[in-house]
The RNA shown here (c-di-GMP-I riboswitch aptamer) has 79 nucleotides and comes from a Pseudomonadota bacterium. It matches the Rfam family "c-di-GMP-I riboswitch aptamer". Rfam links the family to the GO term cyclic-di-GMP binding. Taxonomically the source falls in Pseudomonadota (Bacteria, Pseudomonadati).
RNA sequence: AAGAGAUAAAGCCAAACCUGCUGGAAGGCAGAGACGGAAAGCCACGGGGCUAUAUAACAUAGUUAGCCGGGUUACCUUG
Numbered sequence: 001a002a003g004a005g006a007u008a009a010a011g012c013c014a015a016a017c018c019u020g021c022u023g024g025a026a027g028g029c030a031g032a033g034a035c036g037g038a039a040a041g042c043c044a045c046g047g048g049g050c051u052a053u054a055u056a057a058c059a060u061a062g063u064u065a066g067c068c069g070g071g072u073u074a075c076c077u078u079g
Base pairs, nucleotide, nucleotide: 003078004077005076012037013036018031019030020029021028022027035066041072042071043070045069046068047067048064049063050062051061052060053059
């Protein structure tokens, strides 16, 4: 270093619900909040879900990274 997350230590992120703003919707942003998380940091590349249009079907656009896979960066300890 690859790998690992048992033992610590410093911290970090923030589900649902509520409030405000925003969007046609799914959803997003902020405040409060804390279910959880070793990448729950980032990226829509593949699959899936959701929204919308269109339909006989196909498909198209958007969204979801805290659905799965993948890519990429990274604290500490161990190795």
The coordinates come from a structure-prediction model, not an experiment, and the mean pLDDT is 89.